Record summary: The RNA shown here (transfer RNA) has 76 nucleotides and comes from bacterium (Candidatus Howlettbacteria) CG_4_10_14_0_8_um_filter_40_9. It matches the Rfam family "tRNA". It is annotated as a transfer RNA.
[in-house]
RNA sequence: CGGGGUGUGGCGUAGCCAGGUAGCGCGUUCCGAUGGACCAUCGGAAAGGUCGUAGGUUCAAAUCCUACCAUCCCGA
Numbered sequence: 001c002g003g004g005g006u007g008u009g010g011c012g013u014a015g016c017c018a019g020g021u022a023g024c025g026c027g028u029u030c031c032g033a034u035g036g037a038c039c040a041u042c043g044g045a046a047a048g049g050u051c052g053u054a055g056g057u058u059c060a061a062a063u064c065c066u067a068c069c070a071u072c073c074c075g076a
Base pairs, nucleotide, nucleotide: 001075002074003073004072005071006070007069010026011025012024013023020059028046029045030044031043032042033041034040035039052068053067054066055065056064
C1' cells in the first nucleotide's frame, strides 16, 4: 500500500442477507416462597443501549450506500 472479517446495555451474543417495537443468557437491584441465615435454591419484577464515528438514501436505518476510526487475518 491492496483485500477481507469483526464492532449491538457491565460481560457474552441474536437480529443485518429480505429496512418497520432492539431480544436472549450471565451479572446488578427489588419482591415472594423454603431453609437458622445478610447466604443458597426456585419463582416474579425492574433498571441499564441513542447498535464504533460522521454523512447520504428513505415515510422509516442496527439493517442499504459512502468515508473514517479501532481491532484481527491475508497478500505485497